[in-house]
A computed fold for a 74-nucleotide RNA from Desulfobacterium sp., annotated as c-di-GMP-I riboswitch aptamer. Model confidence (mean pLDDT): 85 of 100. Rfam family: c-di-GMP-I riboswitch aptamer. Its family is annotated with cyclic-di-GMP binding in the Gene Ontology. The source organism's lineage runs through Bacteria, Thermodesulfobacteriota, Desulfobacterales, Desulfobacteriaceae and Desulfobacterium.

Parts: sequence; structure tokens; C1' cells
RNA sequence: AUAUGAAAAAACCAAACCUGUAUAGAUACGGGGACGGAAAGCCACGGGUCAAUAUUGAUAGCCGGGUUGCCAUC
Repeated sequence: AUAUGAAAAAACCAAACCUGUAUAGAUACGGGGACGGAAAGCCACGGGUCAAUAUUGAUAGCCGGGUUGCCAUC
């Protein structure tokens, strides 16, 4: 540097649900919680889905793409 994620260890994230706040809404954020995750870090570029006052908005935990990165093995 490339590939891989079988075993192991350390750390990390946090679905559903409950709760508070914001919004027209999809949803987002805080607290509790833990189904899962090897990029479930970041970016709406392509497709999909959802919302809409049809201007746009949301989703990266729907898929692809871009980019950075931890541990281990070869």
C1' cells in the first nucleotide's frame, strides 16, 4: 500500500419503543433504551422512498458513488 472481516481485544455509534423540544409535514435534536452496525464517520452527486404551501424539504440505519478513518489477519 492492496485485499479481507474468521477468531480476539480496546474504544465507538444507537433501531423499535417511552419522553421533552422544534416543524405545515416527512423528520430532526436532547434524555432513557438496545435491534443492529466494520464506516450505522462525513458529502444529497445518481437512483429510490417519504413530506409538501409545488418553491422545495427530509432520508447517509434504502442502494450506488465520492472522501476520510479504528482494530486485527494475510